[in-house]
RNA sequence: GAAGCCAACCAGACAGUCGCCGCCUGUUUACAGGGGGAGGAAAGUCCGGGCUGCGCAGAGCAGGAUGACGGCUAACGGCCGUACGCUGAAAGCUGGCAACAGUAUAAGGCGAGGAAUAGGGCCACAGAGACGAGUAAACCUCUUUCGGGGGGUGGAUGUGAAACGCGGUAACCUCCAUCUGCAGCAAUAUCAAAUAGGCUGGCAUUUUACGCAAGUAAUAAGGCGUGGCUCGCGCUGCCAGCGGGUAGAUAGCUUGAGCGUGCAAGUAAUUGUACGCCUAGAGGAAUGACUGUCAGCUACGCAAGUAGUUACAGAACCCGGCUUAUCGGUUGGCUUUACUC
Numbered sequence: 001g002a003a004g005c006c007a008a009c010c011a012g013a014c015a016g017u018c019g020c021c022g023c024c025u026g027u028u029u030a031c032a033g034g035g036g037g038a039g040g041a042a043a044g045u046c047c048g049g050g051c052u053g054c055g056c057a058g059a060g061c062a063g064g065a066u067g068a069c070g071g072c073u074a075a076c077g078g079c080c081g082u083a084c085g086c087u088g089a090a091a092g093c094u095g096g097c098a099a100c101a102g103u104a105u106a107a108g109g110c111g112a113g114g115a116a117u118a119g120g121g122c123c124a125c126a127g128a129g130a131c132g133a134g135u136a137a138a139c140c141u142c143u144u145u146c147g148g149g150g151g152g153u154g155g156a157u158g159u160g161a162a163a164c165g166c167g168g169u170a171a172c173c174u175c176c177a178u179c180u181g182c183a184g185c186a187a188u189a190u191c192a193a194a195u196a197g198g199c200u201g202g203c204a205u206u207u208u209a210c211g212c213a214a215g216u217a218a219u220a221a222g223g224c225g226u227g228g229c230u231c232g233c234g235c236u237g238c239c240a241g242c243g244g245g246u247a248g249a250u251a252g253c254u255u256g257a258g259c260g261u262g263c264a265a266g267u268a269a270u271u272g273u274a275c276g277c278c279u280a281g282a283g284g285a286a287u288g289a290c291u292g293u294c295a296g297c298u299a300c301g302c303a304a305g306u307a308g309u310u311a312c313a314g315a316a317c318c319c320g321g322c323u324u325a326u327c328g329g330u331u332g333g334c335u336u337u338a339c340u341c
Base pairs, nucleotide, nucleotide: 001337002336003335004334005333006332007331008330009329010328012294013293014292015291016290017289018288020037021036023034024033025032026031039312043323044322046321047320048319049318050317051184052183053182054181058231059230060229061228063180064179065178066177067176068082069081070080071079072078084111085110086109087108092103093102094101095100114175115174119173120172121169122168123167138153139152140151141150142149143148188251189250190249191248198242199241200240201239202238203237205220207218208217209216210215222236223235224234225233258277259276260275261274262273263272264271265270295310296309297308298307299306300305
């Protein structure tokens, strides 16, 4: 220097003018000043949580998820490491007319990974026959209407991934081990206001007590209770029709399992510690427009320069992952190889 890979960061910058949103200060209802204002994926809603709620959220079953070993983490189906398996060679060099071959089990990428003697299902096509069966030849035996038929031993060739074997498959059901309550910020909490605790019709099974009766009280049944079923627990008479009021405001809402730098431990993921920083919080939804300069990329050009262009895409309770989309730039590292020292 070339080729193949991996990781981290950036995702246009600055200035001016006007405009929008929120916070702080001054001020008084107008405004002025100061600071700030959409991502690496904010996307998908696929996982895991924080948080909120549930008069059961308890016990069990069902259902669901994971699956080598060890570690990290709040946790995970995530990440790191070590094995195992599969995959992975472009460029250069060598051989060759060429096709091509060697160098060559590289770095890297992926893994769906427990159990096939607990049981079941499936194995296309081909083949006589594919989970319990077995064609042909040959041999033995019984029978016969003499065409043949039944039973036993036996098991070639060929087909195919696999044909006498305890084959393959569990990203088929299943078994084993471990884990697992549900719903979700349209969760919820508080305050205010308003109406009509309205009217009508019907039903009310068991038992006990009181009561002349109507009926009253308790109890059982039934019903309801944040996925399904059972038990438990709590509450409670049930059904239909007509009619009326409200649906407003505030909070939740951004200081976090937060970020940056240094040091220490560790192979690493990560952990500890010291110092520093506060970086949107809208509420039908703001974060914009114009001008100029510079930067990147492409094309033309000897050059100066000219022209074009700058992706994927927009917060909505928050965080850790995974997956998908994407114009370009910078930096570092690994493997193979050429040349020089």
The RNA shown here (Bacterial RNase P class A) has 341 nucleotides and comes from Methylophilus sp. Its Rfam family is "Bacterial RNase P class A". Gene Ontology terms of the family: dimeric ribonuclease P complex, tRNA processing and ribonuclease P activity. The family's RNA type in Rfam is ribozyme. The model forms 96% of the base pairs in the Rfam consensus. The sequence was found by an Rfam model in a public genome assembly. Taxonomically the source falls in Methylophilus (Bacteria, Pseudomonadati, Pseudomonadota, Methylophilaceae).